RNAcentral holds the sequence, with entries from ENA.
The RNA shown here (small-subunit ribosomal RNA) has 1525 nucleotides and comes from a bacterium.
RNA sequence: UUUUUGGAGAGUUUGAUUCUGGCUCAGAACGAACGCUGGCGGCAUGCCUAACACAUGCAAGUCGCACGAGAUAGUGGUAGCAAUACCAUGUGUAAAGUGGCGCACGGGUGCGUAAUGCACAGAUUAUCUACCUUCUUGAAUGGAACAACCUUCCGAAAGGAGGGCUAAUACCAUAUAAGCCCUGUGGGGGAAAGAUGGCCUCUAUUUAUAAGCUAUCGCGAGAAGAUGAGUCUGUGUCCCAUCAGCUAGUUGGUAGGGUAAAGGCCUACCAAGGCUAUGACGGGUAGCUGGUCUGAGAGGACGAUCAGCCACACUGGAACUGAAACACGGUCCAGACUCCUACGGGAGGCAGCAGUGGGGAAUAUUGGACAAUGGGCGCAAGCCUGAUCCAGCAAUGCCGCGUGAGGGAAGAAGGCCUUCGGGUUGUAAACCUCUGACGAAAGGGACGAAACCUAUUUUGGCUAACAUCCAAGAUAAUUGACGGUACCUUUAAAGGAAGCACCGGCUAACUCCGUGCCAGCAGCCGCGGUAAUACGGAGGGUGCAAGCGUUGUUCGGAAUUACUGGGCGUAAAGCGUGUCUAGGUGGGCUUGUAAGUCAGAUGUGAAAUCCCCCGGCUUAACUGGGGAGGGUCGUUUGAUACUGCAAGUCUUGAGUUACGGGGAGGUGGGUGGAAUUCCCAGUGUAGAGGUGAAAUUCGUAGAUAUUGGGAGGAACAUCGGAGGCGAAAGCGACUCACUAACCGUAUACUGACACUCAAGCACGAAAGCGUGGGUAGCAAACAGGAUUAGAUACCCUGGUAGUCCACGCUGUAAACGAUGAAUACUAGAUGUUGGAGGAAUUGAUCCCUUCAGUGUCGCCGCUAACGCAUUAAGUAUUCCGCCUGGGAAGUACGGUCGCAAGACUAAAACUCAAAGGAAUAGACGGGGGCCCGCACAAGCGGUGGAGCAUGUGGUUUAAUUCGACGCAACGCGAAGAACCUUACCUGGUCUUGACAUCUAGGGAACCUGCCAGAGAUGGCGGGGUGCCUUCGGGAGCCCUAAGACAGGUGCUGCAUGGCUGUCGUCAGCUCGUGUCGUGAGAUGUUGGGUUAAGUCCCGCAACGAGCGCAACCCCUACCUUUAGUUGCCACCAUUCGGUUGGGCACUCUAAAGGGACUGCCGGCGUCAAGCCGGAGGAAGGUGGGGAUGACGUCAAGUCCUCAUGGCCCUUAUGACCAGGGCUACACACGUGCUACAAUGACCGGUAUAGAGGGUCGCGAACCCGCGAGGGGAAGCUAAUCCCAGAAAACCGGCCUCAGUUCGGAUUGGAGUCUGCAACUCGACUCCAUGAAGCUGGAAUCGCUAGUAAUCGCGCAUCAGCAACGGCGCGGUGAAUACGUUCCCGGGCCUUGUACUCACCGCCCGUCACACCACGAAAGCUGGGUAUACCAGAAGUCCUCUAUGAGGCCCAAGGUGUAACCGGUGAUUGGGGUGAAGUCGUAACAAGGUAUCCGUACCGGAAGGUGCGGAUGGAUCACCUCCUUU
Repeated sequence: UUUUUGGAGAGUUUGAUUCUGGCUCAGAACGAACGCUGGCGGCAUGCCUAACACAUGCAAGUCGCACGAGAUAGUGGUAGCAAUACCAUGUGUAAAGUGGCGCACGGGUGCGUAAUGCACAGAUUAUCUACCUUCUUGAAUGGAACAACCUUCCGAAAGGAGGGCUAAUACCAUAUAAGCCCUGUGGGGGAAAGAUGGCCUCUAUUUAUAAGCUAUCGCGAGAAGAUGAGUCUGUGUCCCAUCAGCUAGUUGGUAGGGUAAAGGCCUACCAAGGCUAUGACGGGUAGCUGGUCUGAGAGGACGAUCAGCCACACUGGAACUGAAACACGGUCCAGACUCCUACGGGAGGCAGCAGUGGGGAAUAUUGGACAAUGGGCGCAAGCCUGAUCCAGCAAUGCCGCGUGAGGGAAGAAGGCCUUCGGGUUGUAAACCUCUGACGAAAGGGACGAAACCUAUUUUGGCUAACAUCCAAGAUAAUUGACGGUACCUUUAAAGGAAGCACCGGCUAACUCCGUGCCAGCAGCCGCGGUAAUACGGAGGGUGCAAGCGUUGUUCGGAAUUACUGGGCGUAAAGCGUGUCUAGGUGGGCUUGUAAGUCAGAUGUGAAAUCCCCCGGCUUAACUGGGGAGGGUCGUUUGAUACUGCAAGUCUUGAGUUACGGGGAGGUGGGUGGAAUUCCCAGUGUAGAGGUGAAAUUCGUAGAUAUUGGGAGGAACAUCGGAGGCGAAAGCGACUCACUAACCGUAUACUGACACUCAAGCACGAAAGCGUGGGUAGCAAACAGGAUUAGAUACCCUGGUAGUCCACGCUGUAAACGAUGAAUACUAGAUGUUGGAGGAAUUGAUCCCUUCAGUGUCGCCGCUAACGCAUUAAGUAUUCCGCCUGGGAAGUACGGUCGCAAGACUAAAACUCAAAGGAAUAGACGGGGGCCCGCACAAGCGGUGGAGCAUGUGGUUUAAUUCGACGCAACGCGAAGAACCUUACCUGGUCUUGACAUCUAGGGAACCUGCCAGAGAUGGCGGGGUGCCUUCGGGAGCCCUAAGACAGGUGCUGCAUGGCUGUCGUCAGCUCGUGUCGUGAGAUGUUGGGUUAAGUCCCGCAACGAGCGCAACCCCUACCUUUAGUUGCCACCAUUCGGUUGGGCACUCUAAAGGGACUGCCGGCGUCAAGCCGGAGGAAGGUGGGGAUGACGUCAAGUCCUCAUGGCCCUUAUGACCAGGGCUACACACGUGCUACAAUGACCGGUAUAGAGGGUCGCGAACCCGCGAGGGGAAGCUAAUCCCAGAAAACCGGCCUCAGUUCGGAUUGGAGUCUGCAACUCGACUCCAUGAAGCUGGAAUCGCUAGUAAUCGCGCAUCAGCAACGGCGCGGUGAAUACGUUCCCGGGCCUUGUACUCACCGCCCGUCACACCACGAAAGCUGGGUAUACCAGAAGUCCUCUAUGAGGCCCAAGGUGUAACCGGUGAUUGGGGUGAAGUCGUAACAAGGUAUCCGUACCGGAAGGUGCGGAUGGAUCACCUCCUUU
């Protein structure tokens, strides 16, 4: 100086909101695995599974300077011609042996172990320690063996037996003896080993050796150190209580034994202890730690590699040796397994390094070297070392580098997209200029190596002395597995080097094609049913990168177990209540102590790791050095505020006492009246009872009703009250006895005696159980009657347990305030119950204060909200209980209790992504309130019955084209189907096409004849040569050819535009700003009035505004002005026809204006809006009618009007033609016409409209025809002419109630008209025919005034016509509305809701089917455990008559029993899940019988009923209280 330093959320429940709550995701990590891909290097790491079995090789030896013996090779010699033989030699080699040291280290693994373990801190006066170091001292004298070796024998082998010889640092004895050991303090015990090199001063042979001396190594005893180990103590160390009691060497003592060492460690005897809710005992799991991962931290999970400790070595037992073992590569025994065998018997132990098989998703080479580090032996050289150092394999991880850099726009080609313009890939590529890290080749080339040792040499030591020797140093030489190393240089060359996942949201990144709830995706939500940014492919993009994804696991996010840091009124959660033990917590003052607490010092908390600083590899990873940090730790010294402990004291907490007080508090006894039922008697007669309506039932054998008398049981009206009492459950007539608690006031006393309470104990509604009584009423079950599709129900008639009493059991309820107990504090207001005090008053009484209870409202505060609010759900403290997603399930198993029913305790598999609370907006209700509408009612006329017309369904058909389907399809598209239309069918034809544009060539266009054919079409002719021109040609039309394309009434109205219907001409639908609410939202828009109206007024945290309403527009009703033909005619004339002249007053026409506004008066009303009545007026309160249709709803209708995306057809789904069909016909429905007749039919006569249409037209007069019609032609482009005669009405006549002089269907005949053509299939006329039908069941439609009803007229479409339809026009012209209870529809407010696809909603249970997991089960089977007995190897120990035998203990084994834990199991039980199964409809609204809780009975099922309880029940009324005035 640094370290201190560190905290993100998102998706998903809903129509939307908020909260609760789970699920899921984004992060980091890994000894990983899998998929795709893969250039290099460094550093790490690599059987997590079968502690499964192992072939083969190696992993522990060494010392000849301890010892005996000593092959072979070599060397020398002798003999021999030689081969060869013999002898000697050989710093004494190999193998084996005696002996010493080592083999207890190093290496592996994690089975066991929940404490004989580990971690931290201590103790050892209760201990040992080979090798190493230091000090003291010794090292004397003797002896007997055994291997090797030789020999004999047994055995297949492994091995073994007998005899004989021999050495030692092997073994034994004696001596010596200390600061050693023992001790009775007298004493006793008590060791050793030499080897090698050198020397000759002393002694002896005398050469050189020996004794000897000397150096080094070694040996014995003792003391000390160091190192290592043993033992003991404290604290900490996982889960299960569905493991609650365990223990006989057990706990302690005495004595003895044993050990290196304390100790029941072992034995004998004595005593009866010891452990446990602070979790014993039992079961499950697990090596522990430093640390690792994660996390802001606290924590949580883990315990590979590295390091410390422990345990184990095929399984089990045991000891030996040794300093140390009960021993991984030692021994013995037993067992399993494998191998060898001559069948007699033997051998083996990779959890050492490699490696093999097996298991598994999965984990490497049968490598090199002792060069370094370390270890063993040795004086040393050295040998050994799968420890170790290196290399190999693997992207398993971390770190680093590269796959090129700069320029380069015609923005190339290709790909993809496209609105066809272009965009994008993209400076990307090509191309140009450079560079050379990795890799390749070639050359050079380290560090790791310093030594031991040897040689030479210097100094010192030792010695009598030199040399040797010893110590230190100098010089020289030697030693590398890695290694073809790192590193450096050079050469060539952009040359060899990019993938993976993702792109709907979370979450960075979008388009096209394919597919069509298929194939598939998916972490959660969820995508996919013909336009998929979600599947598959492609282009493009995003992210990471030699990797990228997936899977698995851990932590995080998750405050989702909450110590830090949560909750329990309604979301999961307060025990039904009390009492009390352990435990936890505890009033004021003083003193002491110092356990907690705080501070200092000291010791320790191994190293590595983490953090900081400095350094080394080019950097980093990695690594070296230094520092810091880390404990609820040990010891010690202090402090004393608080807590504890000890002592003393106080009265306010608590309790006692005195005097008062109220009460359905409890237990037992006695008594009372009303009512129900039954019995007896009287009166009395036909019904009673019961219900929505009935019936079962009772009654002429006398009921019901009524009067009197009696019996018996149960419950106690009024008072009575959100009044009282009780811990809760609960308690209600009166009275007596016994008894408990509480409240108030004040005196005295005790002196913290208190609070809360696991376990325990007690009480505990109703139902239920046992025994014995009792039984009036009521009433599960049951029976009958109803209801119903059914009715195991609701309703009715009966009725048994039970309800009641006594004694005992049960122990549960919505046992609720869904709110544990205690204490303190924190605005008020107003009732009520029981006391006390004060003041006033004649008094009843009232006022004020206060204590205790019990209600309501309300502030602060709290709450997710609702709400709570001195009776807290506020602010705090103490203690207890309980919760942790929904379902499975309060279930299974186990245990405890119970006579039983059952209660208490209480899981898991599996399954879902939700389940839930509160509040909001809607919608809905067999909820409520208010209001409106031809909605009902009051009326008039119809439909439904008949015949016909027309549309639809159905059926039929080659086709009967298609669409429309409750209202809101059905005389609808269609305001005209004989052909055409026409879309359908059959047959015949065409293929650039019937229609459009472009290109090329030709031709005027056009008119017309003949032939074939059903026609389309085909063939053969004839006529005709146009217009403009700048003379090139051009415009229009036609023909031919090729291809782009045309064409489609083909599909999708659920891809769409446009248009339309409907709610509904209903009065609503919204917005801005403000305010309220966490928010969705609310307010405004609600309320009081009023209106046809969200129309207007008043009030109001709202103030304003928009779309709707109304008005503005059109027609009509009155008037005025202007204008006067084709209209009109008062006046004048006239040929008597407004014909003409004339006129424009009137009518009328068509332009512009006026007029009506609650303006005026009266009343009512809030001094309002407005309503009622009146006047005036042509018209009065919107005058009448029309047009006008808010936000939206119905995926309403239409792709066949039109337009249009996508898909489909393209010699056909396009186009043309002929014929047929859309007109069929058993039947059903809708809409109409005509009727059924006398308010009529028929005949004759008479009167009066409006609005339309007309030149391919309307067509007059006149003539013909019975008529439809024909002939004819005037007039009219229309206020002029024509269609055109209106009809009902009115007048007169006739018919006389009948299937008719009603009705006209049907059929026959004859005609007319239109049209190329009336057969399928037109209309009309005449003659004849003359059906059903005599007013219409259930049901149902229209209409409130010029309306209904009735009468005719016109028009569009159109050649004609199906028209009786549609759209208009006028004529005649009513009745009724008390009223809003009910039906239908609608509007507003409010309420409940489990609905939001919105009641055509939601939803429960049985049954049937499939699948899944679980429980029970006769049994079968496995595992570990305990216990009793039998038997007992090896081995320690003991004993004896001792080469051997016996005994105690004891492993495996066997037999029996017990409980526990699994596996399996015919069958069986419930549970869960599953697009469309069956039966019902239990719940959600008053869910149609309010629901739910406990209990009992019953039923196919949901469920029903009884008893008691809750409100978490709607609605109405009443009572009480509160708020406001």